[in-house]
Context: one part of a larger RNA
RNA sequence: ACCGGCGAGUUAUUGUAUUAUGCAAGGUUAAGUGGAAAACACGGAGCCGAAGCGAAAGCGAGUCUGAAUAGGGCGAUUUAGUAUGAUGCAAUAGACCCGAAACCGAGUGAUCUAGCCUUGAGCAGGUUGAAGGUAAGGUAAUACUUACUGGAGGACCGAACCGAUGUACCCGGAAACGUGCUCGGAUGACUUGAGGCUAGCGGAGAAAUUCCAAUCGAACUCGGAUAUAGCUGGUUCUCCCCGAAAUAGGUUUAGGCCUAGCCUUAUGUUUAAGCUUACUGGAGGUAGAGCACUGAAUAAAUGAUGGCGGCGUAUAGCCGUACUGAAUUUAAUCAAACUCCGAAUGCCAGUGUAGUAUACAUAGGAGUCAGUGUAUGGGUGAUAACGUCCAUACGCGAGAGGAAAAUAAUCCAGAUCGCCAGCUAAGGUCCCAAAAUUUGUACUAAGUGGGAAAGGAUGUGGAGUUGUCAAAACAGCUAGGAGGUUGGCUCAGAAGCAGCCAUCCUUUAAAGAGUGCGUAAUAGCUCACUAGUCGAAUGACACCGCGCCGAAAAUGUACCGGGGCUAAGUACAAUACCGAAGCUGCGAAUUUAAUUUUUAUUAAUUAAAUGGUAGGGGAGCGUUCCAAUUACUGUGAAGGUAGACCGUGAGGACUACUGGAGUGUUUGGAAGUGAGAAUGCCGGU
Numbered sequence: 001a002c003c004g005g006c007g008a009g010u011u012a013u014u015g016u017a018u019u020a021u022g023c024a025a026g027g028u029u030a031a032g033u034g035g036a037a038a039a040c041a042c043g044g045a046g047c048c049g050a051a052g053c054g055a056a057a058g059c060g061a062g063u064c065u066g067a068a069u070a071g072g073g074c075g076a077u078u079u080a081g082u083a084u085g086a087u088g089c090a091a092u093a094g095a096c097c098c099g100a101a102a103c104c105g106a107g108u109g110a111u112c113u114a115g116c117c118u119u120g121a122g123c124a125g126g127u128u129g130a131a132g133g134u135a136a137g138g139u140a141a142u143a144c145u146u147a148c149u150g151g152a153g154g155a156c157c158g159a160a161c162c163g164a165u166g167u168a169c170c171c172g173g174a175a176a177c178g179u180g181c182u183c184g185g186a187u188g189a190c191u192u193g194a195g196g197c198u199a200g201c202g203g204a205g206a207a208a209u210u211c212c213a214a215u216c217g218a219a220c221u222c223g224g225a226u227a228u229a230g231c232u233g234g235u236u237c238u239c240c241c242c243g244a245a246a247u248a249g250g251u252u253u254a255g256g257c258c259u260a261g262c263c264u265u266a267u268g269u270u271u272a273a274g275c276u277u278a279c280u281g282g283a284g285g286u287a288g289a290g291c292a293c294u295g296a297a298u299a300a301a302u303g304a305u306g307g308c309g310g311c312g313u314a315u316a317g318c319c320g321u322a323c324u325g326a327a328u329u330u331a332a333u334c335a336a337a338c339u340c341c342g343a344a345u346g347c348c349a350g351u352g353u354a355g356u357a358u359a360c361a362u363a364g365g366a367g368u369c370a371g372u373g374u375a376u377g378g379g380u381g382a383u384a385a386c387g388u389c390c391a392u393a394c395g396c397g398a399g400a401g402g403a404a405a406a407u408a409a410u411c412c413a414g415a416u417c418g419c420c421a422g423c424u425a426a427g428g429u430c431c432c433a434a435a436a437u438u439u440g441u442a443c444u445a446a447g448u449g450g451g452a453a454a455g456g457a458u459g460u461g462g463a464g465u466u467g468u469c470a471a472a473a474c475a476g477c478u479a480g481g482a483g484g485u486u487g488g489c490u491c492a493g494a495a496g497c498a499g500c501c502a503u504c505c506u507u508u509a510a511a512g513a514g515u516g517c518g519u520a521a522u523a524g525c526u527c528a529c530u531a532g533u534c535g536a537a538u539g540a541c542a543c544c545g546c547g548c549c550g551a552a553a554a555u556g557u558a559c560c561g562g563g564g565c566u567a568a569g570u571a572c573a574a575u576a577c578c579g580a581a582g583c584u585g586c587g588a589a590u591u592u593a594a595u596u597u598u599u600a601u602u603a604a605u606u607a608a609a610u611g612g613u614a615g616g617g618g619a620g621c622g623u624u625c626c627a628a629u630u631a632c633u634g635u636g637a638a639g640g641u642a643g644a645c646c647g648u649g650a651g652g653a654c655u656a657c658u659g660g661a662g663u664g665u666u667u668g669g670a671a672g673u674g675a676g677a678a679u680g681c682c683g684g685u
Stems, first nucleotide, its partner, number of pairs: 001685006011093013026048003032042003052059002062074004096234002099231001103224006114198009123188001125157003128153001132149006161185003166181004200216001202212003209218001237620006247260005261368002263365007273358001274356003278351005288341001289339002294335003298331005306323001307321005371396010401412003416588004421584003427578003430563003436575001438574006449565001455549002459546004464541005476533005482506003487501003512527001516525002589610008621674001623671006630664003639658005645652002
């Protein structure tokens, strides 16, 4: 891992609702007794109901409060209960099952290990050479010196022994801590044998939360014990009907609960009360707009007060001011917490508008309280986020099918079942791949299409405005481009061309007191302007369509799904076709309603409906056993293997082979009643 078996809402007692049955203003027994008996009989204690109110005495269709005959509260005036069974749910119990870490009690452990006690044992070999001693020297005597002797030390080197520094191997190992090499101590706070002592709210500890039998921030064993688990996981047959929520308030509450909201089932309600729509009537201060208020804010004009300067007869007064700038006026603005104004929607109400079928109440049962995306209106954030918080709508959630290559939340569309029938939606029609290599008019040349901005550009198409031009434009070429004059000023110089001012006149076809380059200043080149040549278009400006540049990324082309495409791209039109579980056709089932019908949801017709998680409701299948019933079986039961049968399904037959002894039908009853999941448990392979 697979296969097989086992494996989870039970039981008791109460309550409550529904339902069945009995009796009914009543209903009913409990323990117990008799009895073979759980039958039946007896047993009326007790319980519930028929009356309530009050704290109570108590009174009573009333009563309590109260001074009250008032008012008010709770009742009556509205009669159904009760016993038993079944089902749903709740409470109390282990209470659907498995699962803690822990807590407490009583015991068992120091054969491991820690410390201690008692008594023993062990330490090759080599080295160093303390104190002391002896002798000699030396001193007044010591001291001191030398030689020899001596053999100290938590001394040195290094085996056994004890340890464990580095590294390699080992890592389902040879080993639940080891092996090789290397390394530390090795007469000591050394190592070690045997026997003993200390016990868990404890002991021991050269102290590390270290050790106390491979277990230690509190050992192990058994018990309390099915501890508790607002947490995780799991929870077993079928079909049919309906079908949520992820919100509000509260919460030592926030991943849990309670009440409400939303779902379901039953019963009931009534002048159908609901929803949509039409009309009518309302409340309101949003969008927008505005500046009348409150504020913000720009420019201009006038300009108080104050400052500064001057005059002055000097605290007066007068004049001036490129200072300040209240206020007013004009023009043009801004605001969630501004409003002289002010919608659309939405909301409330009414109605002899029209349509639809909901709505509400009571009672039983829930689930939900982590939501999520898109569009729109906003807050927050950075007018960031697959961000966050509200609101409205839709979807997903709980929704399959088609489109978007793939893709919960986008687009189309809501799957009862069957069909080798038809029509369409979104989206498509060259090939992959169903359907147009369809039609018409344009555009694009960039593979733009098939990723992107500010910005940039004689790309190209369209439609404009405005110039020049056969009196010859634009571009090119040939030629001229002069004189007063080096204008005046400035300046070292300033001569068209550093700068300032002025910018005239003349000759001319034309030529600026000069467009740029240039010089120290001149010079030189060039332009404007003009003539000739040439012979037909040529400038400027803004707008629209499609393109171009701007354009660098990490596994591999990789920004059309691919091939490939110059249309098979783009725009505007047109006609066909394809395309879904949509719609239609044919057949079938179920539910609900209506009508007809029947002993009977029985049967028929018509209409509508039948996606679905949590969850509510309904109807069934099967397993084991029990009672009754009726059958089968050695002429072969159950079980097994196989098969093209029946049923919407759970399932049920039949036949053959196998097997070798029991097993079904029907009607009821009772449950150890259905497995694929629980890192489930046990077994097998």
Large-subunit ribosomal RNA, domain II from an activated sludge metagenome, 685 nucleotides, folded computationally. Its mean pLDDT, the model's own confidence on a scale to 100, is 86. Rfam family: Bacterial large subunit ribosomal RNA.